[in-house]
Predicted 3D model of a 92-nucleotide RNA (THF (Tetrahydrofolate) riboswitch aptamer) from a Clostridiales bacterium.

RNA sequence: UGCAGAGUAGGUGAUAUGCGUCAAGUGCUAGGGGAUGGGAAGUUGCCCUUAGACGAAAGGUGCUCCUGCGAUAUAUCACCGCAUCCGCUGCC
Numbered sequence: 001u002g003c004a005g006a007g008u009a010g011g012u013g014a015u016a017u018g019c020g021u022c023a024a025g026u027g028c029u030a031g032g033g034g035a036u037g038g039g040a041a042g043u044u045g046c047c048c049u050u051a052g053a054c055g056a057a058a059g060g061u062g063c064u065c066c067u068g069c070g071a072u073a074u075a076u077c078a079c080c081g082c083a084u085c086c087g088c089u090g091c092c
Base pairs, nucleotide, nucleotide: 002091003090004089005088010080011079012078013077014076015075016074017073018072019070020069021068028052029051030050031049032048033047034046038086039085040084058067059066060065
């Protein structure tokens, strides 16, 4: 110098344990804030918060559990996963 590769935020699926089903949560719109490969820089995406609109699947049992349901939460595992420049690892 050239070639190859790894790693973020997070996403999808499975499993487990919870929460809700007396409607919180999720999702949608707008404003504000934040974190995002080791470094620079930043888009998509993500998180928090405020406001607004929307508004769901119950059944069995017979009294606290079972089967479901919810764009439900968390954990584990598998797979996927930051353009560009530098860095890192391997080979030449």
Rfam family: THF (Tetrahydrofolate) riboswitch aptamer. About the family: Tetrahydrofolate (THF) riboswitch was first reported for Ames et al. as an RNA motif in 5' untranslated (5'-UTR)regions of folate transport and biosynthesis genes in Firmicutes genomes. Its mean pLDDT, the model's own confidence on a scale to 100, is 77. It was read from a public genome assembly, where an Rfam model found it. The organism belongs to Eubacteriales, within Bacteria.